RNA sequence: UCCGGGGUGGUGUAGUGGCAGCACGUCGGGUUUUGGUCCCGAAGACGGAGGUCCGAUUCCUCCCCCCGGAG
Numbered sequence: 001u002c003c004g005g006g007g008u009g010g011u012g013u014a015g016u017g018g019c020a021g022c023a024c025g026u027c028g029g030g031u032u033u034u035g036g037u038c039c040c041g042a043a044g045a046c047g048g049a050g051g052u053c054c055g056a057u058u059c060c061u062c063c064c065c066c067c068g069g070a071g
Stems, first nucleotide, its partner, number of pairs: 001070007010024004018054001026042005047063005
C1' cells in the first nucleotide's frame, strides 16, 4: 500500500429498511437471622462525519480503531 472480516449498554451477543432484543453484571425492592439462590422493577448502547430514503444499527462514500491475509 492492497484485499477480506469486524466495531451495538460495564461485558458477551442478536437484529438484511419500520418502537434496538437477550444473557451476565449494576442499582432499588421482596424473600432470608445475614449472605447466596429465587421473584419483581429500573437505569444503561448502535465508532465518527456526510449521502440515499417518508423512515437507516441495516444501503452508499470517506475517516478512525481491532483481527486476518498479500506484497

A computed fold for a 71-nucleotide RNA from a soil metagenome, annotated as transfer RNA. The RNAcentral record of the sequence draws on MGnify.